Context: one part of a larger RNA
RNA sequence: UGACGGGGGCCCGCACAAGCGGUGGAACAUGUGGUUUAAUUCGAUGCAACGCGAAGAACCUUACCCAGACUUGACAUUUUAACGACUGUCUGUGAAAGCAGAUUUUCUCUUCGGAGACGUUAUGACAGGUGAUGCAUGGCUGUCGUCAGCUCGUGUCGUGAGAUGUUUGGUUAAGUCCAGCAACGAGCGCAACCCCUCUCCUUAGUUACCAUCAGGUUAUGCUGGGGACUCUAAGGAUACUGCCCGUGUUAAACGGGAGGAAGGUGGGGAUGACGUCAAGUCAGUAUGUCCCUUACGUCUGGGGCUACACACGUGUUACAAUGGCCGGUACAAUGGGUUGCGAACUCGCGAGAGUGAGCCAAUCCCAAAAAGCCGGUCUCAGUUCGGAUCGCAGUCUGCAACUCGACUGCGUGAAGUCGGAAUCGCUAGUAAUCGCGUAUCAGCAUGACGCGGUGAAUACGUUCCCGGGCCUUGUACA
Numbered sequence: 001u002g003a004c005g006g007g008g009g010c011c012c013g014c015a016c017a018a019g020c021g022g023u024g025g026a027a028c029a030u031g032u033g034g035u036u037u038a039a040u041u042c043g044a045u046g047c048a049a050c051g052c053g054a055a056g057a058a059c060c061u062u063a064c065c066c067a068g069a070c071u072u073g074a075c076a077u078u079u080u081a082a083c084g085a086c087u088g089u090c091u092g093u094g095a096a097a098g099c100a101g102a103u104u105u106u107c108u109c110u111u112c113g114g115a116g117a118c119g120u121u122a123u124g125a126c127a128g129g130u131g132a133u134g135c136a137u138g139g140c141u142g143u144c145g146u147c148a149g150c151u152c153g154u155g156u157c158g159u160g161a162g163a164u165g166u167u168u169g170g171u172u173a174a175g176u177c178c179a180g181c182a183a184c185g186a187g188c189g190c191a192a193c194c195c196c197u198c199u200c201c202u203u204a205g206u207u208a209c210c211a212u213c214a215g216g217u218u219a220u221g222c223u224g225g226g227g228a229c230u231c232u233a234a235g236g237a238u239a240c241u242g243c244c245c246g247u248g249u250u251a252a253a254c255g256g257g258a259g260g261a262a263g264g265u266g267g268g269g270a271u272g273a274c275g276u277c278a279a280g281u282c283a284g285u286a287u288g289u290c291c292c293u294u295a296c297g298u299c300u301g302g303g304g305c306u307a308c309a310c311a312c313g314u315g316u317u318a319c320a321a322u323g324g325c326c327g328g329u330a331c332a333a334u335g336g337g338u339u340g341c342g343a344a345c346u347c348g349c350g351a352g353a354g355u356g357a358g359c360c361a362a363u364c365c366c367a368a369a370a371a372g373c374c375g376g377u378c379u380c381a382g383u384u385c386g387g388a389u390c391g392c393a394g395u396c397u398g399c400a401a402c403u404c405g406a407c408u409g410c411g412u413g414a415a416g417u418c419g420g421a422a423u424c425g426c427u428a429g430u431a432a433u434c435g436c437g438u439a440u441c442a443g444c445a446u447g448a449c450g451c452g453g454u455g456a457a458u459a460c461g462u463u464c465c466c467g468g469g470c471c472u473u474g475u476a477c478a
Stems, first nucleotide, its partner, number of pairs: 001478002003475003007472007015462002019426005026317008034308002042053002064303007073126001077125002080122005088103006107116003128292002131290003137286001139281003142277001144275001149188006155164003168179003194269004199237007209226002213224003240263001243257005319419001323378007335366003340359002345354003385416001390411007432454007
């Protein structure tokens, strides 16, 4: 100087407390451990691995296993030689890959000798490796933590390591600001500058809008028209403790108030200092070294990654009446669409099928929002709760749904009556609850990422648990 303390002081955080809803019990989904297996490919392992890499394993993917094949190779550059344009077609064998063979075909220039391009075969250099090492590395990432810290120059102090500044008194979300001070300044962080959202104005007015005027319809901005409103999208305005009162040191600031759509960082996002963990990744890519080279490379068929006594994590659905079922009826936003979205109509109980309008989309379509509201029914039961499991019959995608897809109909109707010890999330348009969209994708979503609808309770307080910041103290630690 740090680190540590079941030392002290001050302060903060959904850290506790106050509340609301969960997990832990059930069934299922998914990941992991374990076990099994020919293989169940590999990595991730306290927080910070475990719906993680994987934004989607039937084949492919695929790295694993079995079997069948290839050896300058599936891919790149190139030497030498031979042949031929390339390419295409067919036969045998085979599960395919491959192997064996048949056939077709002759590009450009030319001094007619040949040269060049492209391809095939052979050959030599070489290719190739998801083989090892993340403790050889780059790059990227997680974490402490969006915590308020981490440092430097000059000066001063100290023999020196170092100290000072950065401590102290206030204050702040903040090393934020003020005052003081052997310090004076500065840098990286904080804040602001950026994006979205909330209010208003200007400009613009189609595909969006419809107040006024006119026309028309069973009905609809449907039509003429309008530029008001909503909205769209470009530019601006607005919030700064600016104003008032009080407290405070005449400071910084804090408390209250006015005006205002919004008030003291308005709300949200992006943004992650010096560093820590030899943290993670050689399987995204790059890369040193080592290793394989008729195989640890490459191709193909099939299987596996989907196994199942069990254990754990994360979720979904429930156990019901604030509910289930039936009928009627209302209101969104984000998005996506030409190998696509697919209306209306017809058929089917349905998943869907047939046909196919319109739309490269503020125009058409996906598209029905759901919870809600109105009416009816069930009457506390393992039930008209719950839907696992299983049987049969189907639909769709796709060469192909046996291992191993999703969905539909009929039947079947398991556990489960609110969950021990323990444990998690959340402070406001949040929790809870309700549906909708997108990426991946032929098909497949209870996951992920977004969107809107309905919409709470509680916070006395900082004694305690956990993590962190500053000062101080002790130390057999570095």